[in-house]
Context: one part of a larger RNA
């Protein structure tokens, strides 16, 4: 100087408290450990591994296993030699890779040869092999915490100190005052994006107030440019104004006006560093290792196993509910090997059909909870839906291992979950549906979108994490 203390002081944070809803019990989904296996590919392991890499394992993917092949090789490039096609199609054998046979077939040329392809040889390729404790890059984490430093000066023999401490204040090393310091940099804040109010411009594919026309009905038509909306440029909020407190300061409290008030709400943005944190399987890369194999091609299998244990979710245990019928209101997205309307067939998944749309025009598209009416009447039930049987639909060469969905039948556990533990402070929690990426197909996961919409916060004694000052130390 730091680090640490079941030392002290000050201060923050869903840290506790006050509340609401969960997890832990049940069934299922998914990840992990373990076990099993020919293989169950590999990585990730407190917070910060475990719905994580994987935004999607039937084949492929695929790295694993078994078996069948191959050795200049699946892909790249140089040289030397030999040959003429290569590609494509058909047939036979085979699980296929592949092997053989047949058909078809060049271009340029100075006629030496060259292009392209094949074979042989060689220099070399290849490796998801090892080392993340050799590395780059990228990432997590403390933590969006308020810190981390430097130049010159001064003090100290020196390591170092000062500045950065002190008094106030702030979300903030934010600002003010003081001070052997004076300044500066990286962080904070602001500049960026979305959202909340508004003006101007613009008016189609969007809108329809007033005028006219038309219909069973609909901005449907003429038209209109008001409104909504769209998307570009501006305005607006700055403690600016008033009162009080304060040191005449910074600032804080209250008020006015205002769509919005003291950082308006949300996002992006992550200092110096820490964890030899993670990744050599994104990529790049040193060293090492393999080179008729640890490379590479193919078929089948496996990654989907199952006495068990844990994490994360979904569905429930019902009446604030289930079922049936009626009826209303979104936002944000996606669409051409695509979205696919009307109509029609099917109980249904879906089939036929093919209008329109590269989309403010057409389609996905039905929003659901809500509301109205009826019924069930507290039961393992008209709760709950696991499991299983049968029959089907769709995608796809192909759903046995191992897809999703539908119909009928079946109708398990579960009656609110021990110790323990998690999230959340407002358009939040809770609850309800919708969309997208990946994707042939497959979503209870992930990323977004809107609908309905709470309770509570006295306070900082305590638990956890953190910041500043100070103190002790046999640690550095």
């Nucleotide at each position: 100087u730091g680090a640490c203390g079941g030392g002290g002081g000050c201060c923050c944070g869903c840290a506790c408290a006050a509340g609401c809803g969960g997890u832990g019990g049940u069934g299922c989904a998914u990840g992990u450990g373990g076990u099993u296996u020919a293989a169950u590919u590999c990585g990730a392991c407190g917070c910060a591994a475990c719905g994580c890499g994987a935004a999607g394992a039937a084949c492929c993917u695929u790295a694993c296993c078994u078996g069948g092949g191959u050795u200049u090789g699946a892909a790249c490039u140089g040289c030397a030699g030999c040959g003429g096609a290569c590609c494509g199609g058909u047939g036979u054998a085979g699980a296929g890779a592949u092997a053989c046979a047949c058909c078809u077939u060049u271009c340029c040329u100075u006629c030496g040869g060259g292009a392209c392809c094949g074979c042989u040889g060689u220099g070399g390729a290849g490796g998801u092999g090892c080392u993340g404790c050799a590395u780059g890059g990228c990432u997590g984490u403390c933590g969006u915490c308020a810190g981390c430093u430097c130049g010159u000066g001064u003090c100290g023999u020196g390591a170092g100190a000062u500045g950065u401490u002190g008094g106030g204040u702030u979300a903030a090393g934010u600002c003010c005052c003081g001070c052997a310091a004076c300044g500066a940099g990286c962080g904070c804040a602001a500049c960026c994006c979305c959202u909340g109010c508004u003006a101007g411009u613009a008016g189609u594919u969007g809108c329809c107030a007033g005028c006219g026309a038309g219909u069973a009905a609909u901005g449907u038509c003429g038209g209109g440019a008001a409104c909504u909306c769209u998307a570009c440029u501006g305005g607006g909020a700055c403690u600016g104004c008033c009162g009080g407190u304060g040191u005449u300061a910074a600032a804080c409290c209250g008020g006015a006006g205002g769509a919005a008030g003291g950082c308006g709400g949300g996002g992006a943005u992550g200092a110096u560093g820490u964890c030899a944190a993670g990744u050599c399987c994104u990529c790049a890369u040193g060293a090492c290792c393999c080179u008729u194999a640890u490379g590479u091609c193919c078929a089948g299998g496996g990654c989907u196993a199952c006495a068990c244990a844990c994490g994360u979710g979904c569905a429930a245990c019902a009446a604030u509910g289930g079922u049936a019928a009626g009826c209303a209101c979104a936002a944000a997205g996606g669409g051409a090997a695509g979205c696919g309307a009307a109509g029609u067939c099917g109980c249904g998944a879906g089939g036929c059909g093919g209008a329109g749309c590269a989309a403010a025009u057409c389609c996905c598209a039905a929003a659901a909870a809500a509301c109205u009416u009826a019924u069930c009447u507290c039961a393992g039930u008209u709760c709950g839906g696991a499991u299983u049987g049968u029959a089907g639909u769709c995608u796809g060469c192909a759903a046995c291992u191992c897809g999703a969905c539908u119909a009928c039948a079946u109708g398990a556990a579960g009656u609110a979950g021990g110790a323990a533990u998690c999230g959340c402070u407002a358009g939040u929690a809770a609850u309800c549906g919708c969309g997208g990426a990946u994707c042939a197909g497959c979503a209870c996961g992930c990323c977004g979108c809107g609908g309905u919409g709470a309770a509570u916060a006295c306070g900082u004694u305590c638990c956890c994490g953190g910041g500043c000052c100070u103190u002790g130390u046999a640690c550095u």